[in-house]
RNA sequence: GGGCCUAUGGUCUAGUGGCUAGGACAUUACCCUCACACGGUAAAGAUCCCAGGUUCGAAUCCUGGUGGGCCCA
Numbered sequence: 001g002g003g004c005c006u007a008u009g010g011u012c013u014a015g016u017g018g019c020u021a022g023g024a025c026a027u028u029a030c031c032c033u034c035a036c037a038c039g040g041u042a043a044a045g046a047u048c049c050c051a052g053g054u055u056c057g058a059a060u061c062c063u064g065g066u067g068g069g070c071c072c073a
Base pairs, nucleotide, nucleotide: 001072002071003070004069005068006067007066010025011024012023013022018056027043028042029041030040031039049065050064051063052062053061
């Protein structure tokens, strides 16, 4: 220098154009227990990396950028 993959709550992840962005773990409250753990119920938590574009409608498609990973030279 060239090419490919990737970015979604604190962490891991599902979602390949449409109905409130779903789940697990973690956190908080309550129940359970003499108490802790386990278990049960509920809650909070994501402007979906950034900026544009396409579209009636974008986490999703396109372009550019940034971060991470891989390959070639």